Predicted 3D model of RNase P RNA and transfer RNA as a complex of 433 nucleotides.
Its mean pLDDT, the model's own confidence on a scale to 100, is 77.
Rfam match: Bacterial RNase P class A. By type it is a ribozyme.
RNA sequence: GGAGUACGCCGGACGGCCGCGCCGCUUGCGGUGAGGAAAGUCCGGGCUUCACAGGGCAAGGUGCAGGAUAACGUCCUGUCGGGGCGACCCGAAGGAAAGUGCCACAGAAACAUACCGCCCCGGGCCGGUCACCGGCUCGGGGCAAGGGUGAAAUCGUGAGGUAAGAGCUCACGGAGCCGCGCGGAGACGCGCGCUCGGGUAAACCCCACCUGAAGCAAGACGCGCUCGAUACAAACGGACGGCCCGUCCGCGCGAGCCAAGUCGCAUCGAGGCGCGCGGCAACGCGCGCCCCAGAGAGAUGGCCGUCGCCGCGGCCUUGUGCCGCGGUACAGAAUCCGGCUUACAGGCGUACUCCGCGC
RNA sequence: CUCGCCAUAGCUCAACGGUAGAGCUCGCGCUUGAUAAGCGCGUGACCGAAGUUCAAUUCUUCGUGGCGAGACCA
Numbered sequence: 001g002g003a004g005u006a007c008g009c010c011g012g013a014c015g016g017c018c019g020c021g022c023c024g025c026u027u028g029c030g031g032u033g034a035g036g037a038a039a040g041u042c043c044g045g046g047c048u049u050c051a052c053a054g055g056g057c058a059a060g061g062u063g064c065a066g067g068a069u070a071a072c073g074u075c076c077u078g079u080c081g082g083g084g085c086g087a088c089c090c091g092a093a094g095g096a097a098a099g100u101g102c103c104a105c106a107g108a109a110a111c112a113u114a115c116c117g118c119c120c121c122g123g124g125c126c127g128g129u130c131a132c133c134g135g136c137u138c139g140g141g142g143c144a145a146g147g148g149u150g151a152a153a154u155c156g157u158g159a160g161g162u163a164a165g166a167g168c169u170c171a172c173g174g175a176g177c178c179g180c181g182c183g184g185a186g187a188c189g190c191g192c193g194c195u196c197g198g199g200u201a202a203a204c205c206c207c208a209c210c211u212g213a214a215g216c217a218a219g220a221c222g223c224g225c226u227c228g229a230u231a232c233a234a235a236c237g238g239a240c241g242g243c244c245c246g247u248c249c250g251c252g253c254g255a256g257c258c259a260a261g262u263c264g265c266a267u268c269g270a271g272g273c274g275c276g277c278g279g280c281a282a283c284g285c286g287c288g289c290c291c292c293a294g295a296g297a298g299a300u301g302g303c304c305g306u307c308g309c310c311g312c313g314g315c316c317u318u319g320u321g322c323c324g325c326g327g328u329a330c331a332g333a334a335u336c337c338g339g340c341u342u343a344c345a346g347g348c349g350u351a352c353u354c355c356g357c358g359c
Numbered sequence: 360c361u362c363g364c365c366a367u368a369g370c371u372c373a374a375c376g377g378u379a380g381a382g383c384u385c386g387c388g389c390u391u392g393a394u395a396a397g398c399g400c401g402u403g404a405c406c407g408a409a410g411u412u413c414a415a416u417u418c419u420u421c422g423u424g425g426c427g428a429g430a431c432c433a
Stems, first nucleotide, its partner, number of pairs: 001355010012307007020033006035330001039341002042339005047215004054245004059211005064078005079093001080091004094206002099204002101200003115147002117143012155173006174196003178193006219263003224257005236250004271290008308328008316319001360429007369383004377413001385401005406422005
């Protein structure tokens, strides 16, 4: 100097004029007013109602280990597998040896099998250099090496072995359920033994663990209007929602209408910032300071000036100069938090890796 | 705002993970004096991107677009 990797952050500043929502009061002034994603609504929780009984089945979700956390499908640290020269990145990563299903076309065969082929035995025919050899054909049997099909054909390569062959044996290598020993908290690793029995579970399923349902238009308190039913007792109706068991409640109010009552709901929270301590880290603990949008489903803006940043062009005085033009994203609170995912002009910081050059 | 559902040809709908079909429409031809009807032939599609799988319209995830429901008010 170039190319990258990881983590974190910013995402305009100042002034003037005119506006908008909320709050306060001395009523025309003061204070305050979007985000890193406020988004998608994909997960998890707070909160609220459903009866402050429950049980079983079904249904849904998660899936390496340990930890963090209110909780999670998130995060951290590690294990294994894959990718990269590397920093580092990616992984829905339990079970296919519990069972069932499926594997189109091609192919003999897709999970039990032999089309071509190789080999042995017996019969027949033909030929020859005729106790033997060769060819053709029929029957019986062995093999899975080679060919061929396919995405995939039952460990790979080489040697031995054999009638021909084959993990049948051996060497090297690969894979795997299991058993033993050692190490580790564990996933797992190493060694020895054993085995070599296709793939698919983002097919059904099995195993382990988790989940009650609905959602702030939940719901709580409360001002109205209209219509219907109003003596009698159980049939019945209802509920924690899909089903069953079990249990409880009601036996008097029920239906409709209105967008504008108060709360939930916006100063006290799994809050923010700073410092210290513990931990590899996620995170936790302690101390100090701060209060920070908000409704009717509706506010949070516009213009001008100066500056900043980026791109393009021009000038000469080659400076990180001056001038001109253009651009300055994605988006935007509505019950609140923790995550994930997606969108985003441009820019900054820290640590690290690889390559080239110079000393 | 909180939830639910859907996306296949121009329109309305099908389709076990294995070459995407049907009806109407459209184009051409036959038929007719001409048109309609009828008959024959043809054109034309899986919302987008990743992943699982030998193979994806189908299964999974993310995105895009569309449709629907829900109000406190004794």